[in-house]
Context: one part of a larger RNA
RNA sequence: CACCGCCCGUCACGCCAUGGGAGCCGGGAGCGCCUGAAGCCCCGCUGCGGCGGGGUGAGGGCGAGCCCGGUGACUGGGGCGAAGUCGUAACAAGGUAGCCGUACGGGAACGUGCGGCUGGAACACCUCCUU
Numbered sequence: 001c002a003c004c005g006c007c008c009g010u011c012a013c014g015c016c017a018u019g020g021g022a023g024c025c026g027g028g029a030g031c032g033c034c035u036g037a038a039g040c041c042c043c044g045c046u047g048c049g050g051c052g053g054g055g056u057g058a059g060g061g062c063g064a065g066c067c068c069g070g071u072g073a074c075u076g077g078g079g080c081g082a083a084g085u086c087g088u089a090a091c092a093a094g095g096u097a098g099c100c101g102u103a104c105g106g107g108a109a110c111g112u113g114c115g116g117c118u119g120g121a122a123c124a125c126c127u128c129c130u131u
Base pairs, nucleotide, nucleotide: 003094005091008087009086011084013081014080015079016078018076019075020074023071024070025069026068027067028066031063032062033061034060035059039056040055041054042053043052044051045050097118098117099116100115101114102113103112104111105110
């Protein structure tokens, strides 16, 4: 290896990670309620040996939530892959100049309307600057 160029999106196939997701499983820190051993504290009684009551309290049970992880039918897009499909949107005025915002529409790139930008080609004119 230079227009027989470059290049965009849908779709198909493969792989990867990922969002949503009825739920299911596991872990963590607390909260509320119930129960409550020993010890300790308080009160009462005492025949001074103790006895009774209350509080605190490890643990156990119940409940509603929170955080983290795994899994999950289905679902959303994303990345990558030499050769697939459909078209040809962009790059030369890319054959309707392009792009930005927005609305609507469309297999897809996109199209159309409105507003904006020139980072649009060519010709003519005007204003300013420089020589």